c-di-AMP riboswitch aptamer (ydaO/yuaA leader) from a Planctomycetota bacterium, 136 nucleotides, folded computationally. The sequence was found by an Rfam model in a public genome assembly. The source organism's lineage runs through Bacteria, Pseudomonadati and Planctomycetota.
RNA sequence: CUCGUGCGAUCGCCGAGUUCCGCAUUCGCGGAAGCGGGGGACCCAGGCAGCAGGGGCGAGUCGCGCAAGCGUAGGGCCAACAUUCUCUUCGGCCCGAGUCCGUCAGCUAACCCCGCAGGCGUUGGAGAGGAUGCCU
Numbered sequence: 001c002u003c004g005u006g007c008g009a010u011c012g013c014c015g016a017g018u019u020c021c022g023c024a025u026u027c028g029c030g031g032a033a034g035c036g037g038g039g040g041a042c043c044c045a046g047g048c049a050g051c052a053g054g055g056g057c058g059a060g061u062c063g064c065g066c067a068a069g070c071g072u073a074g075g076g077c078c079a080a081c082a083u084u085c086u087c088u089u090c091g092g093c094c095c096g097a098g099u100c101c102g103u104c105a106g107c108u109a110a111c112c113c114c115g116c117a118g119g120c121g122u123u124g125g126a127g128a129g130g131a132u133g134c135c136u
Base pairs, nucleotide, nucleotide: 011121012120013119014118018033019032020031021030022029023028034116035115036114037113038112039111044106053104054101055100056099057098062071063070064069074095075094076093077092078091082132083131084130085129086128087127088126089125090124
């Protein structure tokens, strides 16, 4: 000097998965705000029967293939030379899973119910605009 690994802090990413208050103070309980999801009328939609049941969260669908895998609808990231937010474009790097309900749910005002986890470590270029800070 370079590479890899472990730990801690700060910061950042996917995601709704954050903040605060009270009580308990080991592993918790209750509440508020905020964010997210489900159920649930009139109206509308829905022809009937059989087979295959059907439905929700999520970007995570679909095609080819014996398989491995290759594509794909779609989704995410490319901060730290004041801070922060949004958008466009070129280029680059990734994902394109899983899981829940249990024969049951279209939409849906009032109303009712539920969640606030888990997993990680990216930083190339050119523009437009908003808010804030600092200086004059």